[in-house]
Predicted 3D model of a 73-nucleotide RNA (transfer RNA) from an uncultured Bacillota bacterium. The coordinates come from a structure-prediction model, not an experiment, and the mean pLDDT is 80. Rfam family: tRNA. The family's RNA type in Rfam is transfer RNA. Rfam links the family to the GO term triplet codon-amino acid adaptor activity.
RNA sequence: GGGAGUAUAGCUCAGCUGGGAGAGCGUCUGCCUUACAAGCAGGAUGUCACAGGUUCGAGCCCUGUUACUCCCA
Numbered sequence: 001g002g003g004a005g006u007a008u009a010g011c012u013c014a015g016c017u018g019g020g021a022g023a024g025c026g027u028c029u030g031c032c033u034u035a036c037a038a039g040c041a042g043g044a045u046g047u048c049a050c051a052g053g054u055u056c057g058a059g060c061c062c063u064g065u066u067a068c069u070c071c072c073a
Base pairs, nucleotide, nucleotide: 001072002071003070004069005068006067007066010025011024012023013022019056027043028042029041030040031039049065050064051063052062053061
């Protein structure tokens, strides 16, 4: 330099055919316990990497940029 892939909650990741933003773990509160763990009940947390475009409507489609990973040179 060329090509491909990935980017969604604190972490690991789903998200179909464009219309509700989610799961597990973690965390917080309460219950339980002498206490801790486990268990039970409930809660909170998102610039869907960034910018633009298409669309009535975008996490999802298109373009560019950034970061990381891999392949080729």